This is a predicted structure of a 507-nucleotide part of an RNA (small-subunit ribosomal RNA, 5' domain) from uncultured spirochete.
Context: one part of a larger RNA
Order: sequence, then C1' cells, then structure tokens
RNA sequence: GAACGAACGUUAGCGAGAUGUUUUAAGCAUGCAAGUCGAGCGGCAGCACUUCGGGUGGCAAGCGGCGAACGGGUGAGUAGUAGUUAGCAACUUGCCCCCCAGACGGGAAUAGCCACUGUAAUGGUGAUUAAUGCCCGAUAUUGAGGAAACUUGAAAGGCGCGUUGGUGCCGCUGGGGGAUAGGGCUAACCCCUAUUAGCUUGUUGGUAGGGUAAGAGCCUACCAAGGCGAUGAUAGGUAGCCGGCCUGAGAGGGCGAUCGGCCACACUGGGACUGAGAUACGGCCCAGACUCCUACGGGAGGCAGCAGCUGAGAAUAUUCCGCAAUGGGGGAAACCCUGACGGAGCAAUUUCGCAUGGACGAUGAAGGCUUUCGAGUUGUAAAGUCCUUUCGGCAGGAAAGAAUAAUGCAGUAAGGAAAUGUGCUGCAGAUGACGGUACCUGCAAAAGAAGCCCCGGCUAACUACGUGCCAGCAGCCGCGGUAAUACGUAGGGGGCGAACGUUGUUC
Repeated sequence: GAACGAACGUUAGCGAGAUGUUUUAAGCAUGCAAGUCGAGCGGCAGCACUUCGGGUGGCAAGCGGCGAACGGGUGAGUAGUAGUUAGCAACUUGCCCCCCAGACGGGAAUAGCCACUGUAAUGGUGAUUAAUGCCCGAUAUUGAGGAAACUUGAAAGGCGCGUUGGUGCCGCUGGGGGAUAGGGCUAACCCCUAUUAGCUUGUUGGUAGGGUAAGAGCCUACCAAGGCGAUGAUAGGUAGCCGGCCUGAGAGGGCGAUCGGCCACACUGGGACUGAGAUACGGCCCAGACUCCUACGGGAGGCAGCAGCUGAGAAUAUUCCGCAAUGGGGGAAACCCUGACGGAGCAAUUUCGCAUGGACGAUGAAGGCUUUCGAGUUGUAAAGUCCUUUCGGCAGGAAAGAAUAAUGCAGUAAGGAAAUGUGCUGCAGAUGACGGUACCUGCAAAAGAAGCCCCGGCUAACUACGUGCCAGCAGCCGCGGUAAUACGUAGGGGGCGAACGUUGUUC
C1' cells in the first nucleotide's frame, strides 16, 4: 500500500447491488419447511344440490400408485473408501425418447364400513367388500440358463367419442437401443512432525467355492511366504477437497465466507428393511445420554430446513409477504403442495452512485486568534443581491417483469366409412407477492442534510497559552525536569469525506 463474512470508538442525508453465528456438530418453546392422484378402488364422515336413489357436485378417513434418495442445511469426521485431472472394464439405471412383441383365462383375500368387547389405544374378536393391491394357469418375438436337446420368466385397466366392423388418449407387460444418473478400478498430484523407523497375518500371492448389479481377500477353506518402507512406510498432529478469492510486476505466499462441482454428516453408536435409487435430516429397529408426559402399567422427542428462543461470544437479521415469475413433486387436466425460490424488513457490514447549493459580493464588517501594536489572519468566508430545486417532503399520473402458458372457439395433415380426440394452425383470452413500487409531472422554500483523524522526522500540515521527567503521548526513532511546532486546550493548517480512525488477520 492492498484486502476482510470483521469488531470497537466518534459521527451520520438518500438510493442501488451484494453480504450477514467465522464462537458451542451446544440445547431448543411455537408455527411452517412433502405431498398429490376420485380419469386405479370400495365407499359417504362433513358441506351443497336433490327427482330422496351416493342420485349429483364433491370428498374426510381407508386400500392402491407416484413422490418422499430431489430440493434445503452444516463441515463434526476424513490426509485418502475424499478431491482434482487423465484413463479403464467386470456393472446398474424409476420417470424420458426410438423400435419390436404382447396385453388371454381364472382365483383367493384384506383395509375401510358394520357388530360385539375394551377406561382408552397406534387395541382384540366376528361378519362383510373392491381394485391399476395379491395369486394361479396360458402364451414367449425377444430375454435368462444350457454345447445342444430342452428348461424357465409377464401383464391392468381407466377416461372420452361412437353405437358396433370400432376408435382417440392416458396407462400395463416382455425385450433391444439411446439419453440421463450412478456404482467400480488405475495412474499422477494433494499439509506438518524422524524429539514417530520399522510396519503387516486376510497380511501378499495362488487354487477352489461363496457373494455382489458388477472386478477383487470382498468373504471362506486349503497351499505358498510373501507385501510396504529414508523416493519416509507405520504412528502422531492439523484439515472437508476443488472451480476459485486476496495479495504480488511476476514467480510465489495466504485463504477455501457468499456462488458453482464433488464428498461427508443429520442427538451419540450400531443395524437392516422398502425401493430403480438410501449418509434414508423432517422413515423403521436396538443401545446410550438428555428433555417431556403419565392414572406409575407405560409412552413421546431430535431446527447442522425457514423464522424464532436460551447459552457462548468482540460479533452476525423478521416467529414478515407470495406462489405473480423461475424451478420441483403429484395429476389427463383444472389445480394442489413447495420457508426451493421471488420479494419485502433489519444492519454504513461492504461496493458503487448522488446530495448537503450556484453566481455575484471589500467597507476586506463584527467576533475569534496572533502581534514587532503598524498590522496580519480567519476571508468572498459571512451578511447582502440574484438564481436553481437533485435528493428528502406533499399531491397527481403510472409501468415492464405475463404469455408462444392454462383454458375456450374454429380449422386441419397422416390415418379413417364416419364421429370423437391427441398433435398442429388461427382467433379470443384471465392471471402481479413486490406495490400504487420503479419512473414521470407538479408544488413550496436554501429551505431538512458534515464529520473524523492528523500537523517533531518517517509524512502533507505551526503558532499561542497551560503544564513542568508531573499530567501525559508513542507505529519506530523518541517527546515532557519553566519559553514543549511531540503532553492538554485554542486559533490556524493538512488529509479523507457519509464516513473517519483504532484493533485483529493475510500478502
């Protein structure tokens, strides 16, 4: 000099963009953060209509499907099962895209509802019912096993239109390919300590078997005795890694907040289940610590999600608005959900922009300070005259962000006898949290808006008084013991300016 997720002191007008628990991975009251589908199903608790029929609009709870493995948080652990870069072969991949083939015939349950029982329960018993839930058989282009023969493996319907000669859409099953996503392996690189020098027995390799989606001591049995290490093994300490950020002419050095990629974790430790996929944050089981409820028999919980509270600390914000946009989940769709996200609020925490007025104005006014008492300086500064009105205030007008969505109407290619409908085209077309915000216009009046640090040298800027090695200053050198440009105050001056200094840390 530059920088900061900073803090502290004095001061403080406006706006925009960013950023905001770096400490206790400490503990948490309360609310919200993952649902959705009635076009899979039986139904009808509540609401509305009713022709009184769950009949209709709809729909709580339930069965079923998809999602809940994403999104969001944190950095404890981890020095290599991580990360970065470059490769490799023995794998999987729901939803999505393309292609091939198929969707036949049967069956048994069960929740809900009902009845009984029970103080009650997430109970118990009985009866009863449905499905795109479950099971059996058939079929098997392809698939799996096999040298072959052969063996083996599937399904589910729903909503429209139409009125049978069906057809459109959404689904279902088997398989091939793709896309996307993931699992695995190898190499190089990747902090400090030798006051850590030896480490290793599934250890190193082989054979056989098991196991996995998949290669492998991944696991097991047997056999061999190997494998690593001063080019630093092993051990200990510290630490998430990277794109990047800061600094620097560069080489380097330091850092890893926000944003993006990867990894790890979810009260602590362990475990599996489900599933295409699991570190399963807002799933399950066991153990532990802690907290809460209890009728004492037994139960409940997990903010390192968004707010918020306590604590700790030098220190870090609202228990806000909205799904209008972007994106995500579900749904044919309407739509629902979304503390992701979009916004607003708070904080000079930071960066940037703007303002605090402009022109003229000498009798160089008064006052202050200094003085050699002549004057000098503050100083065109003020007053005064003329002008302007940014920002702020008040009043009025007023966006973009939002349309190629959705939806409605009309038409239409392929195909088809036709109709409906998907797709496409044209026309119409509602929807804004921010917010009456940005922006524009008008009104009044210079009116509401300047401080902080420094002035011995380094280092831009000097005098007077007070003090008298005292009080004090200080980054270094050093000032102060009676004329202190170095302390304190005043006048003057210098620097920066809505900030200025100090402290801390890095280069």

Record summary: Its mean pLDDT, the model's own confidence on a scale to 100, is 84.